[in-house]
RNA sequence: GCCCUCGUAGCUCAGCGGAUAGAGCGGUUCUCUACCAAAGAUCAGGUCCCGGGUUCGAAUCCCGGCGGGGGCA
Numbered sequence: 001g002c003c004c005u006c007g008u009a010g011c012u013c014a015g016c017g018g019a020u021a022g023a024g025c026g027g028u029u030c031u032c033u034a035c036c037a038a039a040g041a042u043c044a045g046g047u048c049c050c051g052g053g054u055u056c057g058a059a060u061c062c063c064g065g066c067g068g069g070g071g072c073a
Base pairs, nucleotide, nucleotide: 001072002071003070004069005068006067007066010025011024012023013022018056027043029041030040031039049065050064051063052062053061
């Protein structure tokens, strides 16, 4: 330098053109307990890496950039 792949909540990830963007773990508050743990309930938490484009509609498709991983030279 070229090619492939990934980038979504604090962490691990789902979502593959149309719902208010979700799950598990973690966090808040509450219940339970003499207390803790466990268990249950509840609430909060997101510029979907950035900028353009396509579309009535984009996390999702296209282009460029940035970053992680891999391959070739």
A computed fold for a 73-nucleotide RNA from a soil metagenome, annotated as transfer RNA.
Rfam family: tRNA. About the family: Transfer RNA (tRNA) molecules are approximately 80 nucleotides in length.